[in-house]
């Protein structure tokens, strides 16, 4: 770095240093000197792996459920912060959004809802 398989509406920050960026890409949007990014301390959430124990289920091994968590990772703004290829359903324009054009309140263009996938991420297993 590749492939598989699970999972991603839930949860959980505070100091120190540091000094301008950050949220994976595009676009939107949003965090940010009342102090991004990184880095370092401590604390937390979860339960993916290992480990104890229950339980299907008699004894070992698998395998399925649960519980706990001192071990390895992982997370701790916003739904994976939204939307995005591509496939399937639905559905409306008297309304909303943008833009561009008129300036007496209007024209015009273009969009709008759901799932599944993609991509992304992060475990595990193989390579």
């Nucleotide at each position: 770095g590749a492939u598989u398989u699970a999972u991603a509406a839930a949860g959980a920050a505070g100091c120190g240093u540091g000094g301008a960026g950050a949220g994976a890409c595009a676009g939107g949007c949003u965090c940010u000197a009342u102090g991004a990014a990184g880095c370092g301390c401590u604390a937390g959430c979860a339960a993916c792996c290992a480990c104890u124990c229950c339980c299907g289920a008699u004894c070992c091994a698998u395998c399925g459920g649960g519980a706990a968590a001192a071990g390895g990772u992982g997370c701790u703004a916003a739904a994976u912060c939204c939307u995005g290829a591509u496939c399937c359903c639905a559905a409306a324009a008297u309304g909303g959004g943008u833009g561009c054009c008129a300036g007496g309140u209007g024209g015009c263009a273009u969009u709008c809802g759901g799932g599944a996938g993609a991509a992304u991420a992060u475990a595990a297993a193989u390579u």
Molecule: SAM riboswitch aptamer (S box leader)
Organism: Roseivirga thermotolerans